[in-house]
Molecule: SAM riboswitch aptamer (S box leader)
Organism: soil metagenome
RNA sequence: CAUCUAGAGGGGUGGAGGGACUGGCCCAGUGAAGCCCCGGCAACCACCUCGAGCCAUCGGUUCGAGGGGAGGUGCCAACUCCAGCAGGUCGCAGUGCAAAGGACCUGGAAGAUG
Numbered sequence: 001c002a003u004c005u006a007g008a009g010g011g012g013u014g015g016a017g018g019g020a021c022u023g024g025c026c027c028a029g030u031g032a033a034g035c036c037c038c039g040g041c042a043a044c045c046a047c048c049u050c051g052a053g054c055c056a057u058c059g060g061u062u063c064g065a066g067g068g069g070a071g072g073u074g075c076c077a078a079c080u081c082c083a084g085c086a087g088g089u090c091g092c093a094g095u096g097c098a099a100a101g102g103a104c105c106u107g108g109a110a111g112a113u114g
Stems, first nucleotide, its partner, number of pairs: 001114004009038005017027003021084004039076003044072002047067009080110001085107006
């Protein structure tokens, strides 16, 4: 800096945790994490094609569009599982001493991957 509402799981081993953190809510002896094997998804990098710009040229480089899936990563429960901070709309409610708890939208933070 870009992306994060799509997509894609079986076996072996292991033996109680896992979903980053906090709260919630889930997953898990009908077998968690970890490790191994095989498979798959996707298209960030790499690769190929086209267009444009720049350098000033056997070409290189940047940006954009497209391609395929043999390479390097990543990923394969739940929207990043949901929320967390701020703003807005509705509602709770013309109730209650007092109006928060809720739903939705937008942005941010944090996190993940490249």